[in-house]
RNA sequence: CCUUGAUAAGGCCAAACCUGUCGCAAGGCAGGGACGGAAAGUCACGGACCCUGUAUUGAUUUAUGUAUAUGCAGGGCAGCCGGAUUGCCAGG
Numbered sequence: 001c002c003u004u005g006a007u008a009a010g011g012c013c014a015a016a017c018c019u020g021u022c023g024c025a026a027g028g029c030a031g032g033g034a035c036g037g038a039a040a041g042u043c044a045c046g047g048a049c050c051c052u053g054u055a056u057u058g059a060u061u062u063a064u065g066u067a068u069a070u071g072c073a074g075g076g077c078a079g080c081c082g083g084a085u086u087g088c089c090a091g092g
Base pairs, nucleotide, nucleotide: 002092003091004090005089012037013036017032018031019030020029021028022027035079041085042084043083045082046081047080049076050075051074052073053072054071055070056069
């Protein structure tokens, strides 16, 4: 330097849920809490997904331009996948 790895040592992070708080919302932050993780460290570059607005479409129905779908703009998400980048230990 490259590669493999949760099995060893020292450790690290923290799902769901609860409380408080910010936000129209998705979701974020703090505390508690552990489902799990060899990058579950960092980054919104590509895709997927979610939210808001808007335009088109327009099922059912007593009624509605409502549900749904598609396009565009903005936002979110790194523990959805890919990519970029940094890193502990052990084996080769």